[in-house]
RNA sequence: UACUUAUCAAGAAAGGCGGAGGGACAGACCCUUUGAUGCCUUAGCAACCUUCUGCAAAGAAACGGUGCUAAUUCCUGACUCGCAAAAUCGCGAGUACAGAUAAGUC
Numbered sequence: 001u002a003c004u005u006a007u008c009a010a011g012a013a014a015g016g017c018g019g020a021g022g023g024a025c026a027g028a029c030c031c032u033u034u035g036a037u038g039c040c041u042u043a044g045c046a047a048c049c050u051u052c053u054g055c056a057a058a059g060a061a062a063c064g065g066u067g068c069u070a071a072u073u074c075c076u077g078a079c080u081c082g083c084a085a086a087a088u089c090g091c092g093a094g095u096a097c098a099g100a101u102a103a104g105u106c
Base pairs, nucleotide, nucleotide: 002105003104004103005102006101007100008099013042014041015040016039017038021031022030023029025077026076027075043069044068045067048065049064050061051060052059053058073098078095079094080093081092082091083090
C1' cells in the first nucleotide's frame, strides 16, 4: 500500500508553546485572534486487542498496545421507495459509495 471482518445517534478537557487557518475530498454550513490547526504535559472517555469468570451466550476489569475527547462520520454527495409539487427545489426512510478506527492476511 492492498484485501477481509466489525463498529461509527452514546461517551470524554484543562494547562503550556505557537500565531492563521481548520472541519478527509466537493458544496453548504460551522469553528477560529475571547487564539484555531498543530506539538507537548496532565487528566478523562471507550473497551478493538488484552486479562479474569463461563461449555456457550454473556458478564466483569482497565496495568499494558492502539484509538478518541466541537457539531450524528456536522449535513448533503449515488441509487431505490414514500410524501409534496405543473416542473425545479424540498421532506422522510432504506441501501450503497467514500471516510475513520480496530483486529487479521499477503
The RNA shown here (SAM riboswitch aptamer (S box leader)) has 106 nucleotides and comes from a Bacteroidota bacterium. The prediction has a mean pLDDT of 83. It was read from a public genome assembly, where an Rfam model found it. The organism belongs to Bacteroidota, within Bacteria. The model forms 97% of the base pairs in the Rfam consensus.